[in-house]
């Protein structure tokens, strides 16, 4: 990195360095978070998937991964709800994020 698969409402820090941004890729835009300390690193926790132990439930031992807010919300077309718009709810496309395959 393209191509198919499975999963995306659960969990998880009153800790140390740090010192100003920060919210999955770009631009914009809403709408949070953030010196009552962002990011980032250790550290610690969870516990998604793969292995491994157990073999019901489960440990957190190795390998990814993750620790605000639904994938924070926008986009497309359907369905219901409203007289109709906004909206809002539902199932789904795209787009995206992790995991495992394969090259």
């Nucleotide at each position: 990195u393209a191509a198919a698969c499975a999963u995306c409402a659960a969990g998880a820090g009153u800790g140390g360095u740090g010192g100003a941004g920060g919210g999955a890729a770009c631009a914009g835009g809403g709408c949070c978070c953030u010196u009552u300390g962002a990011a980032a690193c250790c550290c610690a926790g969870c516990a998604a998937c793969c292995g491994g132990c157990a073999g019901c439930c489960g440990c957190a031992c190795g390998g990814u991964g993750c620790u605000a807010a639904c994938u924070c919300c926008c986009c497309c077309g359907g369905g219901c709800a409203u007289a109709a718009c906004c909206u809002g709810c539902c199932a789904g496309g795209a787009a995206g994020a992790u995991g495992a395959c394969a090259u």
About this RNA:
Predicted 3D model of a 103-nucleotide RNA (SAM riboswitch aptamer (S box leader)). It matches the Rfam family "SAM riboswitch aptamer (S box leader)". From the family's description: The SAM riboswitch is found upstream of a number of genes which code for proteins involved in methionine or cysteine biosynthesis in Gram-positive bacteria. The coordinates come from a structure-prediction model, not an experiment, and the mean pLDDT is 76.